[in-house]
Context: one part of a larger RNA
């Protein structure tokens, strides 16, 4: 240079109260403003204590600061069902023997790992300053093992069946959410108003109809060169009986519910908030990108694997063992706190950049555009 440029998007503040030494910025309240397919909500990754309360302001904070994602201290993260762990394999990786190679090593056989997949089972409502599908209440499900009754052919690392899988398009049935209309409740003081505010919800599981609809003949019985052995299974062949028979498969009604919750009313209160009571809880329409569908047409580049699972027999076992079905007993360990289109990850910064998946309300409209609002959240630290 100079007390000059800057103080990080022009979403935007204003009053009034309260606290303090001190208030534009912290708290209240009451208006204004901005996002609303995000600038709300909830995971995944990553972060790791930033969460919650309470004292504090030296430094951090682009100003101040009582306040902070700063300093101190104290407290918070509860699962048989959610996620891992578990069992299971793809890509790959590692590799006992094995080959190669002077040697390091490198390849690969059985195998062992390896999730971004496959696999058992929970849901409603309530509580907390700070977790909650983990407490509580309420109603429920699942499966090793264990115990006790009952019944009785079981039995695998092997055989079959099943898991099992593209793209694109179209139609129908739903349902969640929406609107609209009854119902219920409220309309105070001096005004305005008789149509305007508010609220109208309930899950899983279990039973029954097995409903729209999808697929495919089912059942019994012989009997067989296959399915490295066996076989009652699975395929191949015949015979016979049933003509609508099996499978599958939303979504509704029923119950779960004499129960939660509910506008509000009423008590108390340290003004945070805690207590008891509780009305109505209907139809009708719209309607998904989500359910039925892993359907169905269609196409050509033909769209994982294995394990639970069912079912067959082999070795064997046969008053044991196993196996069915009830009933009770059991369900460990680890992760759950908060951020998560971000001031908390990645970019040295409380950085106008980046960051994967899910939820998707009114008006307007083809729309998830646009623009204006809702639930929510901010007004971007001078």
């Nucleotide at each position: 240079a100079a007390g000059u440029a800057a103080c990080g998007a022009u979403a935007a503040g204003a009053u009034g109260g309260g606290u303090g030494a001190a208030a534009a910025a912290c708290c209240c309240a009451u208006c204004c403003g901005c996002c609303g397919a995000a600038a709300g909500c909830c995971c995944a990754a990553g972060g790791u204590u930033u969460c919650c309360u309470g004292c504090g302001c030296a430094a951090c904070g682009u100003u101040a600061a009582u306040c902070g994602g700063c300093g101190c201290a104290g407290g918070g993260u509860u699962a048989g069902u959610c996620g891992g762990c578990c069992c299971c394999u793809a890509a790959g990786a590692c590799g006992a023997g094995g080959c190669u190679g002077a040697a390091a090593a490198g390849c690969g056989u059985a195998g062992u790992c390896g999730a971004u997949g496959g696999g058992a089972a929970a849901c409603a409502g309530g509580u907390u300053a700070a977790u909650a599908u983990u407490c509580c209440u309420g109603u429920a499900c699942c499966g090793a093992u264990c115990u006790u009754g009952a019944a009785u052919g079981c039995g695998a690392u092997g055989g079959g069946g099943g898991g099992a899988c593209g793209g694109a398009g179209a139609a129908g049935g739903c349902u969640a959410g929406g609107u609209c209309a009854u119902c219920c409740g409220g309309c105070a003081g001096u005004u305005g108003g008789u149509g305007u505010c508010c609220g109208g919800u309930u899950c899983a599981a279990g039973c029954g109809u097995g409903u729209a609809g999808g697929g495919a003949g089912g059942g019994u019985c012989c009997u067989u060169a296959g399915g490295c052995a066996a076989a009652u299974c699975c395929g191949g062949g015949g015979a016979u009986c049933c003509a609508a028979u099996c499978c599958u498969g939303a979504g509704g009604c029923g119950u779960g519910a004499u129960g939660a919750c509910g506008a509000g009313u009423c008590u108390c209160u340290a003004c945070g908030g805690a207590g008891a009571c509780g009305a109505a809880g209907u139809g009708a329409u719209u309607g998904a990108u989500g359910c039925c569908c892993u359907g169905c047409u269609u196409c050509c580049a033909g769209g994982a694997a294995a394990a639970g699972c069912c079912u067959c027999u082999a070795a064997g076992c046969u008053u044991c063992a196993g196996u069915u079905c009830a009933a009770g007993a059991c369900g460990a360990c680890c992760g759950u706190a908060c951020c998560c289109g971000a001031a908390a990850c990645c970019g040295a910064c409380a950085c106008a950049g980046g960051u994967g998946g899910g939820c998707a309300g009114g008006g307007u409209g083809a729309g998830a555009a646009u623009c204006c609002c809702a639930a929510g959240g901010c007004g971007c630290u001078u």

Record summary:
Large-subunit ribosomal RNA, domain III from Alishewanella aestuarii, 382 nucleotides, folded computationally. Its Rfam family is "Bacterial large subunit ribosomal RNA". The full RNA is in RNAcentral, with records from ENA. The prediction has a mean pLDDT of 81.